[in-house]
Model confidence (mean pLDDT): 80 of 100. This is a predicted structure of a 97-nucleotide RNA (Guanidine-I riboswitch aptamer). It was read from a public genome assembly, where an Rfam model found it.
RNA sequence: CCAAAUGUUUUCUAGGGUUCCGCACUAAAAGCUGGCAGGUCCGAGAGAAAACACACAGGUAAUUCUGUGUACACGGAGGGAUAAAAGCCCGGGAGAU
Numbered sequence: 001c002c003a004a005a006u007g008u009u010u011u012c013u014a015g016g017g018u019u020c021c022g023c024a025c026u027a028a029a030a031g032c033u034g035g036c037a038g039g040u041c042c043g044a045g046a047g048a049a050a051a052c053a054c055a056c057a058g059g060u061a062a063u064u065c066u067g068u069g070u071a072c073a074c075g076g077a078g079g080g081a082u083a084a085a086a087g088c089c090c091g092g093g094a095g096a097u
Stems, first nucleotide, its partner, number of pairs: 007052006015042002020039002022036001023034002025031001053070007072092001074095001078090003
């Protein structure tokens, strides 16, 4: 001084806020009020599980079946979306090692 790649989907969790519902505040209603250990909702590359996919090995006349494997991963600030926020998106980015 200098690379490339590190599969897809679904469900869930850590986490997150406040559109809707509930709750609280109020005599009651309303509210451009309150995020409230609630439901809906958002939600992980570096969290979990499953299915598919891929690779290898073995079996079957064959469609195909069975087993194993798919590693590692420190990380801002800032900006963006949505009602809003976030381990969401920019982003396995900048940078560090």
Background:
It matches the Rfam family "Guanidine-I riboswitch aptamer". Rfam links the family to the GO term regulation of gene expression.